[in-house]
Molecule: Bacterial RNase P class A
Organism: Acidimicrobiales bacterium
């Protein structure tokens, strides 16, 4: 120069002019003034929390949710560091990363055969059998591939039951045998742990899937600001009324209204309005919950002038061999997206730009 990895910010400023919501002031009620108004994701609502009601003696099943190791955190599936596997030449990246010898279950398609397999082609055919030949027999060669043996080798398939060599056999095979790898146990040693390093042994060689059931450890009541609370009018429900006070005593206050009964004519009874207490569920009625922006079908905006980054085109001037850079000039573009009870965190969206670190190539010195 060019390719690239991490991590961190900004995501337009000033000013006129119109415009909008909340609060506070004045107000001649028409508005003036003052002052505050979106984000880094306010978004999806995915995980946790405060917060509010309903549940609820404990325990345990069902059904759910997490899943490598230590910390962190109010929790969380979040971070922050390891470990392990993968992926990149590399800076660095990705992992729903417990268990498949606790038990069952699937493995399309192709293939003979898909789980203590499996003879399709292909080797062999030692044993046994048929045929031919020798031989007196005992048998010996040849020959057919019936039965029969065989996972070397072809083919299928994501996957075929460890690889490589020697030996071994009829022909093979971990059948033997080094060496590998991987599984198991043992012993040392390192780390707080997941784990890692190293030696023995043991032919043990054992598919994969638990984002299939399931098994082990751990966590966990439900529902949500339309939560709930006061309060208020309307409704329903239930209830109320005849006596107080003074005085020895004749006395004073009160004692709705309407229909029926009754009658000794009384503050006697029965039912209804109305009015008073109380309860009562609901209610798009209001306030609270509610916030230094706020809620109500929902304001937080537009234009204009200048700056400032940025892209493109000319090439007036500087600098420089040059590519190019500076400065001046005329165009152009600016996303993604709008809080709705709060927070914490994830995850997706973004025109353009800036910064720090660090990685590959290539030149040069």
């Nucleotide at each position: 120069u060019g390719a690239g990895u991490c991590g961190g910010c900004c995501g337009g400023g000033u000013g006129g002019c119109c415009g909008c919501g909340g609060c506070c002031g004045c107000u001649u009620c028409g508005g003036c003034g003052g002052u505050c108004g979106a984000g880094g994701a306010a978004a999806g609502u995915c995980g946790g929390g405060g917060c509010u009601c309903c549940g609820c003696a404990g325990g345990a099943c069902a059904a759910g949710g997490u899943g490598c190791u230590g910390g962190c955190u109010a929790a969380c599936a979040g971070c922050c560091a390891g470990u392990c596997g993968g992926g990149g030449c590399g800076a660095c990246c990705c992992g729903c990363a417990g268990g498949a010898c606790a038990g069952u279950g699937c493995c399309a398609c192709a293939g003979a055969g898909a789980a203590c397999a499996g003879a399709c082609c292909g080797c062999c055919g030692a044993u046994g059998g048929g045929c031919c030949g020798g031989g007196c027999a005992a048998c010996c060669g040849g020959u057919c591939a019936c039965a029969g043996g065989u996972a070397a080798g072809g083919g299928u398939g994501a996957a075929a039951c460890g690889g490589u060599g020697c030996g071994g056999u009829a022909a093979g095979a971990g059948c033997g045998c080094a060496c590998c790898a991987g599984c198991g146990u043992c012993c040392g040693g390192g780390g707080u742990g997941a784990c890692c390093c190293g030696g023995g042994c043991g032919g043990c060689u054992c598919g994969g899937u638990a984002a299939a059931c399931c098994c082990c450890a751990c966590c966990a009541g439900g529902a949500g600001c339309a939560a709930g609370a006061u309060c208020a009018g309307a409704c329903g429900g239930a209830g109320g009324a005849a006596c107080g006070g003074g005085u020895c005593g004749u006395c004073c206050g009160c004692c709705u209204c309407c229909c029926g009964g009754u009658u000794u004519c009384g503050g006697c009874c029965g039912g209804g309005u109305a009015c008073c207490u109380c309860c009562g569920g609901g209610u798009g009625g209001a306030u609270c919950g509610c916030a230094u922006a706020g809620a109500u079908g929902g304001a937080u905006g537009g234009u204009c002038a200048c700056c400032g980054a940025c892209c493109g085109g000319a090439u007036g001037c500087c600098g420089g061999c040059a590519a190019c850079g500076g400065c001046g000039c005329c165009g152009g573009a600016a996303a993604c997206a709008g809080a709705a009870c709060c927070c914490c965190g994830c995850u997706u969206a973004c025109a353009g730009g800036c910064c720090g670190a660090c990685u590959c190539c290539c030149c040069c010195a």